[in-house]
């Protein structure tokens, strides 16, 4: 240099055009325990990597770009 794959909550990931963007650990309160852990309930936390495009409507279809990985050269 070329392909190809990945990019979504702090950390693993689902979600593949409409359904208030979720799940499990973590984390915050409270219950509960003499107190911690477990358990239970509630709750915070996302410009879904960045621009533009198609679309009535984009995380999700299209391009360009950054960033990792892996292949070839």
């Nucleotide at each position: 240099g070329a392909g190809u794959c990945u990019g979504u909550a702090g950390c693993u990931c689902a979600g593949g055009g409409g359904c208030g963007a979720g799940a499990g650990c973590g984390c915050u309160u409270g219950g509960u325990u003499u107190a911690c852990a477990c358990c239970c309930a509630a709750g915070a936390g996302g410009u879904c990597g960045g621009a533009g495009g198609u679309u009535c409507a984009a995380a999700u279809c299209c391009u360009c770009c950054c960033a990792g990985a892996c292949u070839c050269a």
Notes: This is a predicted structure of a 73-nucleotide RNA (transfer RNA) from a bacterium. The coordinates come from a structure-prediction model, not an experiment, and the mean pLDDT is 83.